[in-house]
Context: one part of a larger RNA
RNA sequence: UGACGGGGGCCCGCACAAGCGGUGGAGCAUGUGGUUUAAUUCGAUGCAAAUCGAAGAACCUUACCAGGGCUUGACAUGCCUCGAAGCCUCUUGAAAGACAGGGGUGCCUUGGGAACACUGACAUAGGUGGUGCAUGGCUGUCGUCAGCUCGUGCCGUAAGGUGUUGGGUUAAGUCCCUCAACGAGCGCAACCCUCGUGUUUAGUUGCCACCGUUGAGUUUGGAACCCUAAGCAGACUGCAAGUGAUAAGCCGGAGGAAGGUGAGGAUGACGUUAAGUCAUCAUGCCCCUUAUGCCGUGGGCGACACACGUGCUAUAAUGGCCGGGAGAAAGGGUCGCGAUCCCGCGAGGGUGAGCUAACUCUAAAAACCCGUCCUCAAUUCGGAUUGCAGGUUGCAACUCGCCUGUAUGAAGUUUGAAUCGCUAGUAAUUUCCGGUUAGCCAUACGACGGUGAAUUCGUGCCCGGGCCUUUUACA
Numbered sequence: 001u002g003a004c005g006g007g008g009g010c011c012c013g014c015a016c017a018a019g020c021g022g023u024g025g026a027g028c029a030u031g032u033g034g035u036u037u038a039a040u041u042c043g044a045u046g047c048a049a050a051u052c053g054a055a056g057a058a059c060c061u062u063a064c065c066a067g068g069g070c071u072u073g074a075c076a077u078g079c080c081u082c083g084a085a086g087c088c089u090c091u092u093g094a095a096a097g098a099c100a101g102g103g104g105u106g107c108c109u110u111g112g113g114a115a116c117a118c119u120g121a122c123a124u125a126g127g128u129g130g131u132g133c134a135u136g137g138c139u140g141u142c143g144u145c146a147g148c149u150c151g152u153g154c155c156g157u158a159a160g161g162u163g164u165u166g167g168g169u170u171a172a173g174u175c176c177c178u179c180a181a182c183g184a185g186c187g188c189a190a191c192c193c194u195c196g197u198g199u200u201u202a203g204u205u206g207c208c209a210c211c212g213u214u215g216a217g218u219u220u221g222g223a224a225c226c227c228u229a230a231g232c233a234g235a236c237u238g239c240a241a242g243u244g245a246u247a248a249g250c251c252g253g254a255g256g257a258a259g260g261u262g263a264g265g266a267u268g269a270c271g272u273u274a275a276g277u278c279a280u281c282a283u284g285c286c287c288c289u290u291a292u293g294c295c296g297u298g299g300g301c302g303a304c305a306c307a308c309g310u311g312c313u314a315u316a317a318u319g320g321c322c323g324g325g326a327g328a329a330a331g332g333g334u335c336g337c338g339a340u341c342c343c344g345c346g347a348g349g350g351u352g353a354g355c356u357a358a359c360u361c362u363a364a365a366a367a368c369c370c371g372u373c374c375u376c377a378a379u380u381c382g383g384a385u386u387g388c389a390g391g392u393u394g395c396a397a398c399u400c401g402c403c404u405g406u407a408u409g410a411a412g413u414u415u416g417a418a419u420c421g422c423u424a425g426u427a428a429u430u431u432c433c434g435g436u437u438a439g440c441c442a443u444a445c446g447a448c449g450g451u452g453a454a455u456u457c458g459u460g461c462c463c464g465g466g467c468c469u470u471u472u473a474c475a
Base pairs, nucleotide, nucleotide: 001475002474003472005470007469008468009467010466011465012464013463015459016458019422020421021420022419023418026313027312028311029310030309031308032307033306034304035303042053043052064299065298066297068295069294070293077123078122079120083116087102088101089100091098092097107113108112126288127287129286130285131284135282136281137277138276139275140273142271147186148185149184150183151182152181153162154161155160166177167176168175192265193264194263195262197233198232199231200230201229202228203227207222208221209220236259239253242250243249319374320373322371323370324369325368331362332361333360336355337354341350342349343348381412386407387406388405389404390403391402392401428451429450430449433446434445
């Protein structure tokens, strides 16, 4: 100087407390361990691995396994020979490929070149092989915590100290005052984006009005409103009172759409963890080179006594089935979204208007409201599991897709010890949309709106962190 203490003081955080809803018990989905296997490819392992890499494993992907094949190679550059390239057919084969035959002569300056393909030898290719404890780059975490340092000066023999401590204050090393310190840098804040108010400009595909229809449609007119999207204004403790040290600030108030950082996002200091990644990529060294490289078929990554994690659905009456009714936001669409009409109980099939989109389509919003039935039961709760019959994508749905109809109707009656999230348009609840895809194992992930609470105005305790001080057989 740090680190540590079941030392002290001060302070903060959904850290506790006060509340609301979960997990842990059930079924299923999914990930991991273990076991099994020819293979169940590899990585990630307390917080900070475990719906994680993977924004989507039937083939491909695919790296794994078993057969079948290739050896200058699937890919790159250089050299040589021959031929256009490419196409069609037969045999064999699971395919990759192998053999045989047919036809064919392209471009340019006619010298041969360029591109392409075959053969051969060699330099070399290739490696998702090893080492993340050789590395770059990228990332997690402490932590959006308020810290981490430097120049000059001063103090100390030196390591170092001071500044950065002290008194107040703040979300903040934020600001004020004092002080052997005076300044400065990286962080904080602000500058950036979205939302919330007004105004200016601009009105089409959006908005409003007339005629008409009362499910249509087309025309005409308007720029007021809504909305769209560019600019500007607006919030700064600016104003007055109290308090404070006449400071920084704090407290309640006025005005205001918004008040003390207005709400949310992006933004992550010096460093810590030999944290993670050689399988995104790059790369040193080592290793393989008729194989640890390459091609193809089939299988596996989907196994199943069990253990753990994350979720979905429930156990019902604040409910379930049926009929009717109302009002969103944000997205996506030509390899596409697909209206209308017809067929089918339905998944879906046929037809194919419109839309390169404020125009058209997806599109039905669901919880909610009104009405009928059910009357507390393993039930009209719950939907697992299984049989049969179908639809669809795709060469292909057995291993191993999704969806529909019908039948079947399991566990489960609020869940031990323990444990998690959340302070407001939040939790809870409820649908809709998107990316990835031919299709989809999505209950995931990301985003959007609808309905919409309770509790806390405290810091004794648990956990984590910051500052000062102190102890120490620690470095």
Notes
This is a predicted structure of a 475-nucleotide part of an RNA (small-subunit ribosomal RNA, 3' major domain) from Linum usitatissimum. Its Rfam family is "Bacterial small subunit ribosomal RNA". Its mean pLDDT, the model's own confidence on a scale to 100, is 81.